The RNA shown here (transfer RNA) has 73 nucleotides and comes from Candidatus Methylacidithermus pantelleriae. The prediction has a mean pLDDT of 82. Rfam family: tRNA. By type it is a transfer RNA. The organism belongs to Candidatus Methylacidithermus, within Bacteria.

RNA sequence: GGGGGCAUAGCUCAGCUGGUAGAGCGAUAGCUUUGCACGCUAUAGGUCAGGGGUUCGAGUCCCCUUGCCUCCA
Repeated sequence: GGGGGCAUAGCUCAGCUGGUAGAGCGAUAGCUUUGCACGCUAUAGGUCAGGGGUUCGAGUCCCCUUGCCUCCA
């Protein structure tokens, strides 16, 4: 220098052929306990890496940039 892949909640990851962003774990609160743990219930937590384009509508399609992984030279 060139090819490919990945980037979504604090962490690990889903998200179908474009149609209101989710799970598990974790956090907080409540119930339970003498207290803790376990269990149950509820709540909070996201500019979907950044920018632009297409579209009535983009996490999803297209382009560029950034970071990481990998292959070739």